Predicted 3D model of a 517-nucleotide part of an RNA (small-subunit ribosomal RNA, 5' domain) from an uncultured bacterium. The full RNA is in RNAcentral, with records from ENA, Greengenes and SILVA. Its Rfam family is "Bacterial small subunit ribosomal RNA". For this family Rfam cites "Crystal structure of the ribosome at 5.5 A resolution" (Yusupov et al., Science, 2001). Model confidence (mean pLDDT): 85 of 100.

Context: one part of a larger RNA
C1' cells in the first nucleotide's frame, strides 16, 4: 500500500459503491411466467328489451264470483365479459449459486468438404379437395383427499389421408469444372417420397415448400492452464481395422468380428487441491498473490439415474423411477424442493427491509389497446469503503482564574478562554420546486435544486509518546502489578508499568486482529 472484512472506543451531514467469504443445511409465509377472444367451442355475474306468475289497494256483487291500480317472478332476446377448457408462442430468456470439475472445462489462434437454426429479413412459388374425433359441458359413479372412471354431444391455425408440386429428399447410372483424404459445385436424366389454416376492423396479421443473410448454438485441433515420485508402471471398448447401428453432425459414440495395440520420467496412473477468463491488489518493472461486486464461458438446482415435448433441455419455480428429509391422512393413499426476491431457525467473528413502481430500460404474449415481469429502476438498514463538507473567522495580555511543575524567583496551559465585531456551510424552520418523458403517463418525490428569515448556536475523537519512530515531565508501584511488533522495560529517583499534566500523529474516524504483495 490493499480489503466483500471483524473486534475495541468514538460518532454530525452529503453522493457513490458494497453488503453469508461460514451449513450446495433445513426452510413458515407471500411474490418471481405468463400471454393470446383477430385460432377454437362454450359462457357466469351485471346492465337493457320483451314476457308477464304469485300476490293484490280499490271498485262491483245474485257474496258464488268478476274486475282491477300496483307488482313484478320463471322464461327469451341483445350485450357484456369472470372462472375453466382446447390450442398458439412463450416458458431452454432472464434471475441464483460454485458443488462437481486438473478438462478442449476455460483462455487464445484456427478448421467442419462432418452440422443444426424456432423468432427476424431477402427472393421465388403455392394454400385445390374431404375424413374422424376429443375437452370443454350433461349425466351417473370411485375416493377422506390428491384425484379419478363410464356414456352421451361439440369447435378449431388442434388430428389424419388425398390431389398438386420445383432447382427440395432417397435410390440409380453419366457428364463439366474444381479441390482440403473421405470429396465440393454445376447440369440435364430414370424412378420414387414428402406441404399447407385461417382470421380480420377490409388497412392487414398469419400458413406451407425451397434458397439465401443474419443472430445464436454443435463438434474438432495447435498451444497455455496448480501441488506431491514419501504415487512408477497405467489401460480391456482399453489402441487400431472392417461392417452395421446411433446422432443434426465426424468419432468405440454403440455393438458384432479381427488385429495387439496406446499412455508414460519431455512424468502416465494415483493422491490432494481448484470453477476458468477480462480483471482487481501489489510492484519502477519483470514477477508475486486473488478471481466479491460488473461483463464473457462453464457447471449445478435436496441426493442417484433417465427420457418425453420442442428450432432449442436430458429442463431451478415440467414429467418419471429409486433414496434421504418434511407434511397431510379416513392408514387404504397423498403432497413438498428458496443454490429466484424477500424472510426464519441454524452455523460463524461476521453480511440488510417478509418495502415501492411497472414511471423508464429490457423480456413474453398480443395487430393492437394492454397484461406479465422481486429482470430491472428506486427507497430501507450497516462509517463496510472510496470521495466531498463541516464543527465557526478576525481581532483579543491584566499573558485572569483553574490545573501542572518548580530551584519557590518563575515556567507552562496560552490568543488558547473571557471579551468584541462578523459569517451561515451543514443540520433545522418557512416559499417555490424540476429533468428523467416523443401525445398521454414519474415508483423515486414534494426528492434534487433554488430563496427567505433564524440563532455559534445542534456537530471530536481515538491511538501514541526507549530506541526504530513524530513527540517529556510528575507522582503511584517496587522483577510485584503490568508492558511488549523486535531489541527489551519493571528488584525505591521507570521520559518504556498506571494515573495526571503537556506533547506528537492521523481524523468522522482511530487503533487492533487476520490476509497479500
Nucleotide at each position: 500500500g490493499a480489503u466483500g472484512a471483524a473486534c475495541g472506543c468514538u460518532g454530525g451531514c452529503g453522493g457513490c459503491a458494497u453488503g453469508c467469504c461460514u451449513a450446495a443445511c433445513a426452510c413458515a409465509u407471500g411474490c418471481a411466467a405468463g400471454u393470446u377472444g383477430a385460432a377454437c367451442g362454450a359462457g357466469a355475474a351485471g346492465u337493457u328489451c320483451c314476457g308477464g306468475a304469485a300476490c293484490g289497494a280499490g271498485u262491483c256483487u245474485u257474496c258464488g264470483g268478476a274486475u282491477g291500480a300496483g307488482g313484478g317472478a320463471a322464461g327469451g332476446g341483445a350485450u357484456g365479459g369472470a372462472a375453466a377448457g382446447u390450442a398458439g408462442c412463450g416458458a431452454a430468456c432472464g434471475g441464483g449459486u460454485g458443488a462437481g470439475u486438473a478438462a478442449c472445462g476455460c483462455g487464445u489462434g484456427g478448421g467442419c468438404a462432418a452440422c443444426c437454426a424456432a423468432c427476424c429479413u431477402u427472393a421465388c412459388a403455392c394454400a385445390g379437395g374431404g375424413g374422424g374425433a376429443u375437452a370443454a359441458c350433461a349425466c351417473a359413479g370411485a375416493g377422506a383427499a390428491a384425484u379419478u372412471u363410464g356414456u352421451g354431444c361439440u369447435a378449431a391455425u388442434a388430428c389424419c389421408g388425398c390431389a398438386u408440386a420445383a432447382g427440395c429428399g432417397c435410390a440409380c447410372a453419366g457428364g463439366a469444372u474444381c479441390a482440403c483424404a473421405u470429396g465440393a459445385u454445376c447440369c440435364g436424366g430414370u424412378g420414387u417420397g414428402a406441404a399447407a389454416a385461417a382470421c380480420u376492423c377490409c388497412g392487414g396479421u398469419g400458413g406451407u415448400g425451397u434458397a439465401a443473410g443474419a443472430c445464436g448454438g454443435g463438434c474438432c485441433c495447435g498451444c497455455g492452464u496448480c501441488u506431491g515420485a514419501u504415487u512408477a508402471g497405467c489401460u480391456a471398448g482399453u489402441u487400431g481395422g472392417u461392417g452395421a447401428g446411433g446422432u443434426a453432425a465426424a468419432g468405440g459414440c454403440u455393438c458384432a468380428c479381427c488385429a495387439a495395440g496406446g499412455c508414460a520420467a519431455c512424468g502416465a496412473u494415483c493422491a490432494g487441491u481448484a470453477g476458468c477468463c477480462g480483471a482487481c491488489c501489489u510492484g519502477a518493472g519483470a514477477g508475486g498473490g486473488u478471481g466479491a461486486u460488473c461483463g464473457g464461458c462453464c457447471a449445478c438446482a435436496u441426493u442417484g439415474g433417465g427420457a418425453c415435448u420442442g428450432a432449442g433441455a436430458c429442463a431451478c419455480g415440467g414429467c418419471c423411477c429409486a433414496a434421504a428429509c418434511u407434511c397431510c391422512u379416513a392408514c387404504g393413499g397423498g403432497a413438498g424442493g428458496c443454490a429466484g426476491c424477500a424472510g426464519u431457525g441454524g452455523g460463524g467473528g461476521a453480511u440488510a427491509u417478509u418495502a415501492c413502481a411497472c414511471a423508464a430500460u429490457g423480456g413474453a404474449g398480443g395487430g393492437a389497446a394492454c397484461u406479465c415481469u422481486g429482470a430491472u429502476g428506486c427507497a430501507g438498514c450497516a462509517a463496510u469503503g472510496c470521495c466531498g463538507c463541516g464543527u465557526g473567522a478576525a481581532g483579543g495580555a491584566a499573558g485572569a482564574a483553574g490545573g501542572u511543575u518548580u530551584u519557590c524567583g518563575g515556567a507552562u496551559u496560552g490568543u488558547a478562554a473571557a471579551c468584541u465585531u462578523c459569517u451561515a456551510u451543514c443540520a433545522g424552520c418557512a416559499g417555490g420546486g424540476a429533468a428523467g418523458a416523443a401525445a398521454a403517463u414519474g415508483a423515486c418525490g414534494g426528492u434534487a435544486c433554488c430563496u427567505g428569515a433564524c440563532u455559534a448556536a445542534g456537530a471530536a475523537g481515538c491511538c501514541c509518546c526507549g530506541g526504530c519512530u513524530a513527540a517529556c515531565u510528575a507522582u503511584g508501584u517496587g522483577c510485584c502489578a503490568g508492558c511488549a511488533g523486535c531489541c527489551g522495560c519493571g528488584g525505591u529517583a521507570a521520559u518504556a508499568c498506571a494515573u495526571a499534566g503537556g506533547g506528537g500523529g492521523c481524523a468522522a474516524g482511530c487503533g487492533u486482529u487476520a490476509u497479500c504483495c